A computed fold for a 73-nucleotide RNA from Mnemiopsis leidyi, annotated as transfer RNA. Rfam family: tRNA. It is annotated as a transfer RNA. NCBI's taxonomy places the organism under Eukaryota, Opisthokonta, Metazoa, Ctenophora, Mnemiopsis.
Parts: sequence; C1' cells; structure tokens
RNA sequence: GGUUUCGUGGUGUAGUGGUUAUCACGUCUGCUUCACACGCAGAAGGUCGCGAGUUCGAACCUCGCCGGAACCU
Repeated sequence: GGUUUCGUGGUGUAGUGGUUAUCACGUCUGCUUCACACGCAGAAGGUCGCGAGUUCGAACCUCGCCGGAACCU
C1' cells in the first nucleotide's frame, strides 16, 4: 500500500429501510433483613465512531474519513 471485517448506554450484545433502538450484567432508589447478601418492584443511563449523500423515511443502503482485527504484498 491492497482486500475483507468490525465500531450500538459503564461492559457485553440483538436489531439488514418504517411509529418510543432489545436483552443481560453493572449503577441508583424503594421493599425485605438487627445488618449485609440473595430476592422483589421501579428508575437513570444511547443523539447507533465522525461527516456527506440516496430515500417520503437510515443504526441498517452508498461514498469519504477515524479507530480495532485478520489476511496479502
């Protein structure tokens, strides 16, 4: 330098064009307990890596850029 692939709450993930982006763990609050843990109920936390384009509509399609990985040279 080239090809392929990945980037989504703190962490790991689902979502392959349609109304409010899923789940688990974690965090916080309440209940429970003498207290802690477990358990139960509830809540907060994402402008989907960045920018542009296509479309009535984009996390999803196209292009460029940034970052990670694998392979080739």

Background: The same sequence occurs in records of 3 taxa.